[in-house]
A computed fold for a 76-nucleotide RNA from a Candidatus Sumerlaeota bacterium, annotated as transfer RNA. Lineage of the source: Bacteria > Bacteria candidate phyla > Candidatus Sumerlaeota. It matches the Rfam family "tRNA". The family's RNA type in Rfam is transfer RNA.
RNA sequence: UGGGGAGUCGCCAAGCGGCUAAGGCCCGGGUCUUUGGAACCCGCAUUCGAAGGUUCGCAUCCUUCCUCCCCAGCCA
Numbered sequence: 001u002g003g004g005g006a007g008u009c010g011c012c013a014a015g016c017g018g019c020u021a022a023g024g025c026c027c028g029g030g031u032c033u034u035u036g037g038a039a040c041c042c043g044c045a046u047u048c049g050a051a052g053g054u055u056c057g058c059a060u061c062c063u064u065c066c067u068c069c070c071c072a073g074c075c076a
Stems, first nucleotide, its partner, number of pairs: 001072007010025003018056001027043005049065005
């Protein structure tokens, strides 16, 4: 430098244009318990790497950029 892939909650992860972004772990609150643990209930992203664009409506499509991974190439 070229090609391909991936960025979503503290962590993992679903989502594949249609209302308010699943779920698990962690964490917070509660019930129960002598205490702890366990169990059960509730809460926990107004926003998806950044900025633009398209659209009535984007995490989802388009453009540019950033970061990471793989392959190839170049230099040494």